[in-house]
Context: one part of a larger RNA
This record gives sequence, structure tokens and C1' cells, in this order.
RNA sequence: CCCUGGUUAAGGAACUUAGCAUAAUUGCACCGUAACUUCGGGAGAAGGUGCAUUCAGGAGUGUGUAAGAACUUGCUUCUGAAGCACACUGGAAUCGCAGCGAAGAGGGGGUGGCGACUGUUUACUAAAAACACAGGACUCUGCAAACUCGUAAGAGAACGUAUAGGGUCUGACGCCUGCCCGGUGCUGGAAGGUUAAGGAGAGAUGUCAUUUUGUUCACUCAAGAGAAGCAUUGAACCGAAGCCCCAGUAAACGGCGGCCGUAACUAUAACGGUCCUAAGGUAGCGAAAUUCCUUGUCGGGUAAGUUCCGACCUGCAUGAAUGGCGUAACGAUUGCCCGCUGUCUCAACCAGGGACUCA
Repeated sequence: CCCUGGUUAAGGAACUUAGCAUAAUUGCACCGUAACUUCGGGAGAAGGUGCAUUCAGGAGUGUGUAAGAACUUGCUUCUGAAGCACACUGGAAUCGCAGCGAAGAGGGGGUGGCGACUGUUUACUAAAAACACAGGACUCUGCAAACUCGUAAGAGAACGUAUAGGGUCUGACGCCUGCCCGGUGCUGGAAGGUUAAGGAGAGAUGUCAUUUUGUUCACUCAAGAGAAGCAUUGAACCGAAGCCCCAGUAAACGGCGGCCGUAACUAUAACGGUCCUAAGGUAGCGAAAUUCCUUGUCGGGUAAGUUCCGACCUGCAUGAAUGGCGUAACGAUUGCCCGCUGUCUCAACCAGGGACUCA
């Protein structure tokens, strides 16, 4: 010097990112117990008092001997002196600093944010405000169901049947959930436009029997025309869904303005004008887990407060199941206060084990 444990004057968070780590509280009985509340809780709220041993009692409980009673005559049942045990209660006495004498064994309070709750999770840096949840809503599915697995047979769903099953979102409860269907999606519609394979086959081309003209000793040669068949192509026309189109639908994906002027101090603008839009953010909340400017401004708490709490609203860039706002209970959640302490002022000592020195 390090590790582990113990004690500490006065102070008591001045330490520190942060009371991290300590300390403190702790049992049982009794008294007593607030706001709030979903009336269950909160609550072991908080806060307080008592507790040992010995002696002799008191009333009682359990067991139960003797004894008694009853009958169903039994290894019966009931009552029950004694004895033993138990806790309770008042009294007297004794000892210690201390009587739940050691050990074990809640610190508490008020206030916010988030999530209702119990639960689940990153096996090995994250336990949470994340996930789940009961509840809510939309949507699909009529059973050979939708959906999932499989090439299929088939299987699950389900030996279930719309009070059922699948998917998506939200997330107890209370009060609520505004406007927009222009875009994207989904659902419905079928008049018109567009449209594939396929059907259809006008026509075109090649080949060619034959044939025309010229020519030759010679159907010999050259140049044309060209039926049927075969082959290569091929226009019109017919032709579904889809898309275009027409509606509906936002607890579907999503979206929810700008400028200018105006009231008898000033300021502000209930009011007016104008442009744009599918519609211009309603209720509520708001410097917020969201506020850049910002340590916004005012108030509270402190001697002093970038945090905290209550307001204001100028919302850079809140807002309603991408849920909004509240909320008792709950939470190894966040900042404040009381208690408590070697966290600190500021360090000291003790014990054990190392390091270190010597052998």
C1' cells in the first nucleotide's frame, strides 16, 4: 500500500452524475392511523406503549386420576376434587448499561412522468416507459370455411360452426374519440374506352398442271399468264379479368393552410377581405420522455435551484384506438424531505489475510 471485517469526537450529504456504498428500521401484543379511492384498498400508513427472572395468588382453558351420574351394561358416555400443561390477569420481589439482552427479522413520508395491474424479455454489458395482458374496434370466414403447412395425397384450424375460427390495430377503468374519400389501398358497379391467348379468315406470296407469244429439225429454247392442291403469311370481326371510369369506405395507409386590415390610450383582434385546399387541428393537453431559440416568463421550494413542482401559451415541430386527457392500486422508474450514517469535512485506530523485508 491492497483486500475483508470492526470502532470513532464534533458535524450530518458539506461527498457524488446520483445518498453509490454504509448506517438506520426490523419480532410479538396493544393503542392509533391522513389525503385519495374503482369502497376492495391506501395500511404493517404515519406515530406511540409494553416485553426478563423469582414467588405466592385469581379467574379460565385443555387433559384427566379418585369419586359421582346415566343408560344402550361397555376397553361406554357425561360431570369432574387431584396431578400435569397452557396462555391471560393484578400484586410482591430480584439482577444488569441494556430483558424480542445473541442471531435472524420492513427505513419512512409527501410530489411528478410513464405503463393500469400479476406476468414476459436481449442465456454472456439493457428487466424497462419495451413485449404480453383482460377489455375495445375493424376486417375475413356458411364449413369440403377463411387461414397455415405440403408438389400432391393429406394434415392443422376442429372431432370446433359466426356467443365460432383467422388477421390487423389499440391496450384495465372513467370522460371521450372532431373534420377530410383529392392521392394510395380495399369493397361494390357495370354503360362506354383500352386489352391477351384463342377463334375467324378478306387478301398477299411461293410452287405448279395447263396455256399465250416468239423461236427451233424437235414441247427445243426464251419471255409471260396461271386453276386446284400444298406451303408461308395475314386485315376486318368476336374475345375475360385488369386498367381507365362511377360510387362507398379513415378504430384503412394517411392528411388536417397562408397573407392583409380592423375596437374611443396602448396592446390585442370577437369582426372583415383575399388566395389556395380533399379538408384546413375540434375537445383536451401544452417549454411536455415532444420547446430549437431556452437556464423562456411568473410563482413555490433553498441563504443561493440549467434539475423539480404550479401556472402562462409565443405548440421551431401536441392532439384524439399511429388513440387524447384523467386515474385508486401496483413498479429493483425519476427528482424532493425526515431519520440515519466515515459518502464527506479529515482522517485515526483495531483484527485477519496478502504485498514487502529477513531467514